[in-house]
Context: one part of a larger RNA
Molecule: large-subunit ribosomal RNA, domain VI
Organism: Lipingzhangella rawalii
RNA sequence: CGUUGCAGACUUGCGAAGGGCUGUCCCUAGUACGAGAGGACCGGGACGGACCAACCUCUGGUGUGCCAGUUGUCCUGCCAAGGGCAUGGCUGGUUGGCUAUGUUGGGGAUGGAUAACCGCUGAAAGCAUCUAAGUGGGAAGCCAGCUUCUAGAUGAGGUCUGCCACCACCAUCGAGUGGGUAAGGCCCCCCGCAGACCACGGGGUUGAUAGGCCAGAUGUGGAAGCCCGGUGACGGGUGCAGCUGACUGGUACUAAUCGGCCGAGGG
Numbered sequence: 001c002g003u004u005g006c007a008g009a010c011u012u013g014c015g016a017a018g019g020g021c022u023g024u025c026c027c028u029a030g031u032a033c034g035a036g037a038g039g040a041c042c043g044g045g046a047c048g049g050a051c052c053a054a055c056c057u058c059u060g061g062u063g064u065g066c067c068a069g070u071u072g073u074c075c076u077g078c079c080a081a082g083g084g085c086a087u088g089g090c091u092g093g094u095u096g097g098c099u100a101u102g103u104u105g106g107g108g109a110u111g112g113a114u115a116a117c118c119g120c121u122g123a124a125a126g127c128a129u130c131u132a133a134g135u136g137g138g139a140a141g142c143c144a145g146c147u148u149c150u151a152g153a154u155g156a157g158g159u160c161u162g163c164c165a166c167c168a169c170c171a172u173c174g175a176g177u178g179g180g181u182a183a184g185g186c187c188c189c190c191c192g193c194a195g196a197c198c199a200c201g202g203g204g205u206u207g208a209u210a211g212g213c214c215a216g217a218u219g220u221g222g223a224a225g226c227c228c229g230g231u232g233a234c235g236g237g238u239g240c241a242g243c244u245g246a247c248u249g250g251u252a253c254u255a256a257u258c259g260g261c262c263g264a265g266g267g
Base pairs, nucleotide, nucleotide: 001152005163006162007161008160009159010158011157015149016148017147018146021049022048023047024046025045026044027043033038051106052105053104054103055102059100060099061098062097066093067092068091069090070089071086072085073084074083075082076081110144111143112142117137118136119135120134164266166179167178168177169176184262185261186260187259188204189203190202191201192200209255210254211253212251213250214249215248216247219243220242225238226237227236228235229234
């Protein structure tokens, strides 16, 4: 821009894409078959490989403003307690998130039309013949079935709901031009497990959207100060303490203020 007023939702699916893999073992059954050796079709079940998708409960990984320990050095006047730097200094753990080596799921069933092929009936051609008329069966393949996208499918579809039939102008009265609006939308702002930007989703005081704060969870693993014991390093008590990123619930304290723009008039 189009989709023949302008919007907000919800949809149909023309069409397109993806997927379609396979092994071993067990039962049927040591049955059918076979002198034996051996050893099935059909049907049912279990466990795998590779591949694909989703997810983070578990097992792990990661963890750079979480917790603790610790070396050297500088600083906060000193002690103590801390801070900076040294690969996050190093070491041991670790929430959320993200992840695989972890977990779960998938390939299908079924129906239809067929290929090779196997048939029925059957003439031409008194026989024979699956074929000439007619007709049955038959593949991991084809069509549907499963998943995803899709009305720019210009063949532009459908349903529901909202907004109303304004004002002005013209050598040109038209599906004209301009203007202010409606429903609605955008800008702007606070954000997101959404994201390169954009988009998408949520929120904007009639508010829990983010931060802060409160409570909890989780993690770390027993803070500082004080007291006690020990010459001391240190140990014990107060006290499962103190601290605690992203997690859960709450709370208007802070910030989403105030505003601006676009947007129909339907032969």